[in-house]
Annotation: This is a predicted structure of a 346-nucleotide part of an RNA (small-subunit ribosomal RNA, central domain) from a metagenome.
Context: one part of a larger RNA
């Protein structure tokens, strides 16, 4: 470079935004860069294809002739593609009305539980497991009743129910503030899809400094089991787990299925919006699940939310081990991230 591929076999980037690429709606016109037809010149010889000729034949020699798929001019052609001009709305977008929402950030609040102290009652246990110990209690626990502080986290509602681009997000109430749906016209008129780099954003652990600790709970310490028991069981328990501000940038970060359009039987539950209804329901668009035909799969299975049938754009894959290791580059405070090998071996 080809091919063939990526749901479960290797194989979709963790998600988005994006400049350069790349691809690009209808219809008229013009150009002739690409394309396409003729024509001319050149494409050394040899080699290689065919006809032949010479060595008794063939290998070798050796005539002719084809080939040299290419590149240059001249000259036509004008459908496609590329340029230039016009012009359209169907894709893209704005405006106007409406509607749902755990979509972000801040601030502020509320009730249940849980732990602590503090007082009232009260007495001999409590706790805790398979069984028990450690542990905790006459200096009065546990129980149960008022009060008080505190930090998390929101029961029910709650749904293959909502939102977001992914991670994600769930009392409440207010401020700011993205997105996305559906209606009707009416506006711009291709302003578009995609995307190496770049940039952001990105659970959970972890790291800086602060601040803050209710339960939980790595290491940690006891007590158990056990042969052992550096576990799984219990008693504790520090870091963390919240908060601020900076850092890290990974994950079975998954639908294990990239993005964008278009096009292919249905059926039947939900969410939102719009029409219509004889009030039972129908219709239509927009999500979100279920079965399910044609296709499609190596089978499980997918099936208009495709893994079907086309196109465009981009990432990635190429036998296991060695290794996601070494080296180098880079990035991080620092764990280490990104990039990412060979030898040897099956």
């Nucleotide at each position: 470079c080809u091919g063939g591929g990526c749901g479960u076999a290797a194989a979709g980037g963790g998600g988005a935004u994006g400049c350069a690429g790349g691809c690009g709606g209808g219809c008229c016109u013009g150009c002739a860069a690409g394309u396409c037809a003729g024509g001319c010149g050149u494409g050394a010889a040899a080699u290689c294809u065919c006809c032949g000729a010479g060595c008794u034949c063939a290998a070798c020699u050796u005539g002719g002739a084809g080939c040299c798929u290419g590149c240059g001019c001249c000259u036509g052609a004008a459908a496609c593609u590329a340029c230039g001009g016009g012009u359209c709305u169907u894709g893209a977008g704005u405006a106007c009305g409406g509607g749902a929402g755990a979509g972000g950030a801040g601030a502020g609040u509320g009730g249940a539980a849980c732990u602590u102290c503090c007082g009232g009652u009260g007495u001999a246990g409590c706790g805790g497991u398979g069984g028990a110990a450690u542990g905790u209690g006459u200096a009065g626990a546990u129980a149960u009743c008022g009060g008080a502080a505190g930090g998390a986290a929101c029961a029910c509602c709650a749904g293959u129910g909502g939102c977001g681009a992914a991670g994600g997000c769930g009392g409440c109430u207010c401020u700011c503030u993205g997105g996305c749906c559906c209606g009707u016209u009416a506006c711009u008129g291709a302003c578009g899809c995609u995307c190496c780099a770049g940039u952001c954003c990105g659970a959970a652990a972890g790291c800086u400094g602060g601040g803050g600790g209710a339960g939980c709970g790595a290491a940690c310490a006891g007590g158990a089991u056990u042969a052992g028991a550096u576990a799984c069981c219990c008693u504790g328990g520090u870091a963390g787990u919240c908060c601020c501000a900076g850092c890290u940038g990974u994950a079975a970060a998954c639908g294990a299925u990239g993005g964008g359009c278009a096009c292919u039987a249905g059926g039947u539950g939900u969410g939102g919006g719009u029409c219509u209804u004889u009030c039972g329901g129908g219709a239509u668009c927009c999500g979100u699940g279920c079965c399910g035909c044609a296709g499609c799969u190596a089978a499980c299975g997918c099936a208009u939310u495709a893994a079907g049938u086309g196109c465009c754009c981009c990432g990635c894959c190429u036998g296991g081990g060695g290794a996601g290791u070494a080296c180098g580059g880079u990035c991080g405070c620092a764990a280490g991230g990104c990039u990412g090998a060979a030898a040897c071996u099956c």
The full RNA is in RNAcentral, with records from SILVA.